[in-house]
This is a predicted structure of a 138-nucleotide RNA (c-di-AMP riboswitch aptamer (ydaO/yuaA leader)) from an uncultured bacterium. The coordinates come from a structure-prediction model, not an experiment, and the mean pLDDT is 79. Of the family's consensus pairs, 96% are formed in the model.

RNA sequence: CCCACGACAUCGCCGAAUCCCGCGUGUUGAAAAGCGGGAGCGGGGGAACCAACUAUCGGGGCUAAGCGCCAUGCGCGCGGGGCAAUCUCUUCGGCCCCAGCCCGUCAGCUAACCUCGCAGGCGUCGAAGGGAGGCGCU
Numbered sequence: 001c002c003c004a005c006g007a008c009a010u011c012g013c014c015g016a017a018u019c020c021c022g023c024g025u026g027u028u029g030a031a032a033a034g035c036g037g038g039a040g041c042g043g044g045g046g047a048a049c050c051a052a053c054u055a056u057c058g059g060g061g062c063u064a065a066g067c068g069c070c071a072u073g074c075g076c077g078c079g080g081g082g083c084a085a086u087c088u089c090u091u092c093g094g095c096c097c098c099a100g101c102c103c104g105u106c107a108g109c110u111a112a113c114c115u116c117g118c119a120g121g122c123g124u125c126g127a128a129g130g131g132a133g134g135c136g137c138u
Stems, first nucleotide, its partner, number of pairs: 001136001002134002011123004018039006040118006050108001058106001059103004066078004070073001079098005086132008
């Protein structure tokens, strides 16, 4: 200086939501369902110290999925999340989303400790700049 071409569903993205082992069902042989364990990742509860504070318009938790207003609407404002192609950060413009579920009068923080989850949805904008990483060239 360059990051172009190519490759891309046996791949990749959002998300904690993945990997491995055993059992097991099953099959020509496998695999999937299901059960158990481990690793990893994520969440909740829970002392002291500290903080907050007297508590029904109950409160709290997961998650981006909340807050406020009155004009109650396909509303407005604020706030939050996503928009990949080596990864990452920042800025500008644009597009889309803000659902659902749980605890049951109880939960600030929190060492030890206890406990739960590993679903689901997708194939996706553009520009400028910084950093990392990397092949190659000088």

Rfam family: c-di-AMP riboswitch aptamer (ydaO/yuaA leader). Rfam's curators write: This family represents a conserved RNA structure found upstream of the ydaO and yuaA genes in Bacillus subtilis and related genes in other bacteria. Its family is annotated with cyclic-di-AMP binding and regulation of gene expression in the Gene Ontology.